[in-house]
RNA sequence: AAUCAACGCUGGCGGCGUGCCUCAGACAUGCAAGUCGAACGAUUAAACUUUCCUUCGGGGAAGAUAUAAAGUGGCGCACGGGUGAGUAACACGUAAGUAAUCUACCUUCGAGUGGGGAAUAACGUUCGGAAACGAACGCUAAUACCGCAUAAUGCAGCGGCAUCGCAAGAUGACAGUUGUUAAAGAUUUAUCGCUUGAAGAGGAGCUUGCGGCAGAUUAGCUAGUUGGUAAGGUAACGGCUUACCAAGGCGACGAUCUGUAUCCGGUCUAAGAGGACGGUCGGACACACUGACACUGAAUAACGGGUCAGACUCCUACGGGAGGCAGCAGUCGGGAAUUUUGGGCAAUGGGCGAAACCCUGACGCAGCAACGCCGCGUGGGUGAAGAAGGCCUUCGGGUUGUAAAACCCUUUUAGCAGGGAAGAAAAAAAUGACGGUACCUGCAGAAAAAGCACCGGCUAACUACGUGCCAGCAGCCGCGGUAAUACGUAGGGUGCAAGCGUUAUUCGGAAUUACUGGGCGUAAAGCGCGUGUAGGCGGCUUAUUAAGUCCGAUGUGAAAUCCCUGGACUCAAUUCAGGAAGUGCAUCGGAUACUGGUAGGCUGGAGUACAGGAGAGGAGAGCGGAAUUCCAGGUGUAGAGGUGAAAUUCGUAGAUAUCUGGAGGAACAACAGAGGCGAAGGCGGCUCUCUGGACUGUAACUGACGCUGAGACGCGAAAGCGUGGGGAGCAAACAGGAUUAGAUACCCUGGUAGUCCACGCCGUAAACGAUGAACACUAGAUGUCGGGAGUUCUUACCCUCUCGGUGUCGCAGCUAACGCGGUAAGUGUUCCGCCUGGGGAUUACGGUCGCAAGAUUAAAACUCAAAGAAAUUGACGGGGGCCCGCACAAGCGGUGGAGUAUGUGGUUUAAUUCGAUGCAACGCGAAAAACCUUACCUGGGCUUGACAUCCCACGCUAUCCGGUGAAAGUCGGAGUUCCCUUCGGGGACGUGGUGACAGGUGCUGCAUGGCUGUCGUCAGCUCGUGUCGUGAGAUGUUGGGUUAAGUCCCGCAACGAGCGCAACCCUUGCUAUUAGUUGCCAGCAUUAAGUUGGGCACUCUAAUAGGACCGCUUGCCGAUAAGGCAGAGGAAGGUGGGGAUGACGUCAAGUCCGCAUGGCCCUUACGUCCAGGGCUACACACGUACUACAAUGGCCAAUACAAAGCGUCGCAAGGCCGCAAGGUCAAGCUAAUCGCAAAAAGUUGGUCUCAGUUCGGAUUGGACUCUGCAACUCGAGUCCAUGAAGCUGGAAUCGCUAGUAAUCGCGGAUCAGCAUGCCGCGGUGAAUACGUUCCCGGGCCUUGUACACACCGCCCGUCACGCCAUGGGAGUUGGUGUUGCUUGAAGAGGCAGAGCUAACCUUCGGGGGGCAUGUCUUAAUGGCAGUACUGAUGACUGGGGU
Repeated sequence: AAUCAACGCUGGCGGCGUGCCUCAGACAUGCAAGUCGAACGAUUAAACUUUCCUUCGGGGAAGAUAUAAAGUGGCGCACGGGUGAGUAACACGUAAGUAAUCUACCUUCGAGUGGGGAAUAACGUUCGGAAACGAACGCUAAUACCGCAUAAUGCAGCGGCAUCGCAAGAUGACAGUUGUUAAAGAUUUAUCGCUUGAAGAGGAGCUUGCGGCAGAUUAGCUAGUUGGUAAGGUAACGGCUUACCAAGGCGACGAUCUGUAUCCGGUCUAAGAGGACGGUCGGACACACUGACACUGAAUAACGGGUCAGACUCCUACGGGAGGCAGCAGUCGGGAAUUUUGGGCAAUGGGCGAAACCCUGACGCAGCAACGCCGCGUGGGUGAAGAAGGCCUUCGGGUUGUAAAACCCUUUUAGCAGGGAAGAAAAAAAUGACGGUACCUGCAGAAAAAGCACCGGCUAACUACGUGCCAGCAGCCGCGGUAAUACGUAGGGUGCAAGCGUUAUUCGGAAUUACUGGGCGUAAAGCGCGUGUAGGCGGCUUAUUAAGUCCGAUGUGAAAUCCCUGGACUCAAUUCAGGAAGUGCAUCGGAUACUGGUAGGCUGGAGUACAGGAGAGGAGAGCGGAAUUCCAGGUGUAGAGGUGAAAUUCGUAGAUAUCUGGAGGAACAACAGAGGCGAAGGCGGCUCUCUGGACUGUAACUGACGCUGAGACGCGAAAGCGUGGGGAGCAAACAGGAUUAGAUACCCUGGUAGUCCACGCCGUAAACGAUGAACACUAGAUGUCGGGAGUUCUUACCCUCUCGGUGUCGCAGCUAACGCGGUAAGUGUUCCGCCUGGGGAUUACGGUCGCAAGAUUAAAACUCAAAGAAAUUGACGGGGGCCCGCACAAGCGGUGGAGUAUGUGGUUUAAUUCGAUGCAACGCGAAAAACCUUACCUGGGCUUGACAUCCCACGCUAUCCGGUGAAAGUCGGAGUUCCCUUCGGGGACGUGGUGACAGGUGCUGCAUGGCUGUCGUCAGCUCGUGUCGUGAGAUGUUGGGUUAAGUCCCGCAACGAGCGCAACCCUUGCUAUUAGUUGCCAGCAUUAAGUUGGGCACUCUAAUAGGACCGCUUGCCGAUAAGGCAGAGGAAGGUGGGGAUGACGUCAAGUCCGCAUGGCCCUUACGUCCAGGGCUACACACGUACUACAAUGGCCAAUACAAAGCGUCGCAAGGCCGCAAGGUCAAGCUAAUCGCAAAAAGUUGGUCUCAGUUCGGAUUGGACUCUGCAACUCGAGUCCAUGAAGCUGGAAUCGCUAGUAAUCGCGGAUCAGCAUGCCGCGGUGAAUACGUUCCCGGGCCUUGUACACACCGCCCGUCACGCCAUGGGAGUUGGUGUUGCUUGAAGAGGCAGAGCUAACCUUCGGGGGGCAUGUCUUAAUGGCAGUACUGAUGACUGGGGU
């Protein structure tokens, strides 16, 4: 785009079309083919004419006009109408032929139409039957039937002639001749008929070429089969039929068989070529319940005729009968599905008739159906307060929307009323189903008339709510798991519109079967290789032919359709007229380049000959040495062998090792090479014999002899099979030993088939260059093998050229890319093979081959939306290379064991609030849970609320007192002093009220912001322009060096740039300058004391500068660079130490309980207030710490040296009291001024003496102190007493590279109180690093990848469960075809015909002719038996899919 459509929702009108695609299923009822009285016998009502009779009522006869129920006869019924079952065929289409034919009615021309005869239906009588229908006898007519006459250019024979032929004979024409054959009348005066002949038109039969489906898992078919002769038969040719003879005919150019199917003009689609289809209309064919058969006729093997058989239905008196809607309506059934039992012959057409007429479900109309196409309408204009309502909202508004309302108009269509056709037709008249229709006019009133689908992308059109992987959607991709433009609804929008969607089907897009117009190295696809048949294709040249090819003409290609032009319906659809087209076929004529045919020539393709050399080419026979093993003997002794390490194994019965001799089998080291040969498989010691091919040279010979190659035939590794040999080594199976969780493996020790030979099978391989064969052409460079030529005086080498092979690189070109690139995957030609999404399936069934194993050929159901190729970026690897890091190693100290502290899990609980969960949760949020905090639990209260804003009313509040209560609160009383003021009031505060609202540590960190952790302070992450690539992308950023570093240098199709690195910042280490109080004190003075005077040099403080940059006197390494190593100088040397600083990103990492915030949820509670409790529980498990286990120590005494901080709600000197915690009094200090404050380890002296201790300090008892409303649950501290575990810690594991680890103390935040935690500070102060193999993490390059959620990936097979289709299957049961035998209806043909018999003949006896009947042949159907194909089903079973 389309449809003979159907379904869903909806539906105003008209025109024109269309309407059982399924059961060729069955059919009730009515109708669909009759007509002619001018062929005939007859029949009869009314009226008329004539006439007769009459009881005057009427009746009879004849005529004419008529009639048609039945009959004889004629014509028609073979047309028209229906359907598409069968048919793969001369059925159809197209073009021819018919000298091999027929033709009623019609037309034209010619001739004729004389004279006779015998019957029969109707009818009558009788009889049979339920009926259908029939029997006997009797009568009668014809255009029915039968002779006779006449007769041709009819038909048949004879004759000579002509052509062909050897002849036999065939064919043809004929002024010849002989024989033979016909007829019907009717009506009335002009016709219609009849007979015969010739011709025409139209129709029909037969024949032929060509054309149009599928299957080879159908390869052979055929006995009347193919041909001949003769006969029969037909309108006609013919095996059409029969007899005889011959053995043919068809088939790979697809016979036969099977399946499917009416064919065409055309229709749909498509740019076309094609593809699909064949309904309506037109042509042809076939069929008429199924099968067979003939009759009649001009024509039928006959839809509404016949006979027989069968199935079915109906009637029946059971004896018999009747029927055929695939005609028009209609019914049932089937189905997703297809109409009225209508009107009319008015028109067109048909039949009959002289005609009028009659008949006509053909046809013309109407009805039903949006089934299709076309046209029209459902209103038009104005109209902003942008109404109301709806929806959305950022609450401002937006949108629906000029839409509505309102005002002004119009009236198509529908409605009503009036008028009213054409279609009718050639002298006139008559005749209209449709139909009072089309059309015209008038009337009323916007009046009666809009839906459907869609809105994630493709694809035009977006929001809200509901739902929450549910319900659902979906053409493909895919939506839905609490913010769904994808589901459902609404608002809005988009598209089409009396329709709109869905489903089905066809073509297109699809170059996705490729003729136009594809491919085969790796995506599907080159047969494993050759020889060669058919076939296809084929060098140069001459002549000829004209088959292909080209041109012209003629005929045909029906009409309709399509296209163009014009006309008619108001337009259109529709329809009418004309034209063009119809690419085809046939015939005739012409052209001759090319292809083909025929005849000749040529040498370039191909082959032969001669001369050479190369080679693991093949087959057979013989020979050889090394090695393994075995056997015999000698020497010799304890092991050997084997492995990652072992063991099995061998060995004191003498192994292994070594020497000598022997046996036997197999394979041939070095040479050996991207070297050679072969068609491929493949071929490797040496010699001989036989033998194939290629190459080079010469240019003598042949003269296209060629290329390819479906089938066919041959060869064909390894394994395997058969028979017979052989058997050293090796070695499936097997055994043992190891390894392992296991180890039916890898490793080891053994070991049988086999490997070897002969003969015969098998016929497959990643049989690979994953690349068919042949020929030609198309830049170069370079190796190598076999020949040849030149150059060289000669030889050899080199060099140059050339032919043939075999390699590497590479231009153009090709390719999706990778790559190929004269050995093409380039450019062309020829031929063969093969492919058409993945799986199912290297399968099943069937066939062929095979001894078997199996090979070959080769599907379908079902299932998926992919499978695949090449390349890219990542990620990953028990891949590679380079490098780094307390990563390992080297060290030091810990953890893991004990006790305690603290966090977590778990458990418990009314609650033990919540979060954090590998590294990167667990002394984490929490820099302080007794109350508070607090979010949890129990109980008691409040409801505009503890807190904010707005409104109203009242008050002047603070505060105090009393009752009650655990408190919050509640009840009552007292109280009357807030601020400003323009004196009106306002503000603050309080109480009460109303609703808007407050409030929520309720949920979602997977809706979010912000902040943070982590990889990781790792060195990376990117961009612009350019270039390369079809592209993803690449390049830059890779490479060579170097660095802590993508740091720098060099190189380079890159050149630059950004975020990171580094530096800039802070601190610390040195110096200088400035400044000296609260700091300092060298010198002067002074004091108990830097206490004071004085000073600011020093220390210090804190501000500004300097200093370090691989800078150099230099050496070495490197490339002369960057840089490295060493050195000097320097306080400091190679980023000096430390900190802050964290790229692009990753982990849906963490946090809604810091804060903010969308959505959801609660609102006398999930809010808020209060008391008490809980977060502190305790069988247990884990993390992080503290204290220890002691002598490098504990205890006692004495004594030295810090830094950084903090302090007025505070730090507190000092005095006194207390053993102490602390208490009391109290100076000073808002701090370089006073205080905390004692630093500790250390040092000196003493003591303890290896023990559960003078170690260790848990736990517990008692007595106290402090803070605080309050230390019971549940604080810290002090003293006395008690004195647990623990004697250095299993597997495992952590930190640290220098002022570091370790060790020692000090301070601070939080804080009323509470520090073993956290954050800082200084004191003392080590050991070790060979090195990068390994573990972990990371960076760069490279490689492989079937991964991309990225190895915590992907993924294979069995098993278990469900479902689906399918193969096998003892069988069972259908269908179709076919063979044999049998049965043998009707009919036809042959024969018989003793029975019967009108026409003609007769010599009257009969004959001729005919009928019944019998029989034979043929033959439908049925039966029996077999066979082939095909379906359904089947216990069980096989694999397959999901």
Molecule: small-subunit ribosomal RNA
Organism: uncultured delta proteobacterium